[in-house]
RNA sequence: AUGAAGAAUACGGGAGAGACCAAAAAUUGGCACCGAAGGAGUAAAUUGUGGAUGCUUGCCCUUCCACAAUGAAACUCUCAGGUAAAAGAACCGUAUUUGGACG
Numbered sequence: 001a002u003g004a005a006g007a008a009u010a011c012g013g014g015a016g017a018g019a020c021c022a023a024a025a026a027u028u029g030g031c032a033c034c035g036a037a038g039g040a041g042u043a044a045a046u047u048g049u050g051g052a053u054g055c056u057u058g059c060c061c062u063u064c065c066a067c068a069a070u071g072a073a074a075c076u077c078u079c080a081g082g083u084a085a086a087a088g089a090a091c092c093g094u095a096u097u098u099g100g101a102c103g
Base pairs, nucleotide, nucleotide: 006098007097008096009095010094011093012092013091018031020030021029022028023027032083033082034081038079039077040076041075045070046069047068048067049066050065051064052063054061
């Protein structure tokens, strides 16, 4: 000194679903709903173990079956969160900081 992935901050954009009922409101409870804070589940595939099969003196190896582990999401669940406004919001863009892949 080029400055990737990731992380943080600021600004901008940002969907869905009852301003439902009861208690004066926040909140709590009840019924009905939403998926884009967070969280959880899962495919293909890979690996390991055991068994069967083909070959073999035997091992290795091919194929098949079972079990286990790793394994993505905007898909699914609806625990949490949400269903007027405000706030929040995955994700996207810009800027800065960090970081230090690559050259």
This is a predicted structure of a 103-nucleotide RNA (Glycine riboswitch aptamer) from Anaerosalibacter massiliensis. NCBI's taxonomy places the organism under Bacteria, Bacillota, Tissierellia, Tissierellales, Anaerosalibacter. The model forms 91% of the base pairs in the Rfam consensus. The prediction has a mean pLDDT of 81.